[in-house]
RNA sequence: UCAUGAAGAGAGGCGGGAGGGAACUGGCCCUAUGAACGCCCGGCAACCUGAACCAUCAAGGUGCUAAAUCCAACCCGAUAAGGGAACAUGA
Numbered sequence: 001u002c003a004u005g006a007a008g009a010g011a012g013g014c015g016g017g018a019g020g021g022a023a024c025u026g027g028c029c030c031u032a033u034g035a036a037c038g039c040c041c042g043g044c045a046a047c048c049u050g051a052a053c054c055a056u057c058a059a060g061g062u063g064c065u066a067a068a069u070c071c072a073a074c075c076c077g078a079u080a081a082g083g084g085a086a087c088a089u090g091a
Stems, first nucleotide, its partner, number of pairs: 001091005010041001012040004019030003025072003042065003047061003050057002069086001074084003
């Protein structure tokens, strides 16, 4: 810089111990029936490589696996819808 972000996928095992949902604020929610985090196993997806090259497949490299990127809050807009910014992932 460009693309995508309302879909999809674990009541798994071991360790771990109180926090977590990006950041400030508010809300809402998850969590001792065990958070974050690490390892293992499973799964989703199809950005890149690869096979096929119309469609498709899913072996490799990432990524992901509560809730819309949880919602709002910030900027544009009528306090709406919608968009932007920011953030995440890939190239």
A computed fold for a 91-nucleotide RNA from a marine sediment metagenome, annotated as SAM riboswitch aptamer (S box leader). Its mean pLDDT, the model's own confidence on a scale to 100, is 83.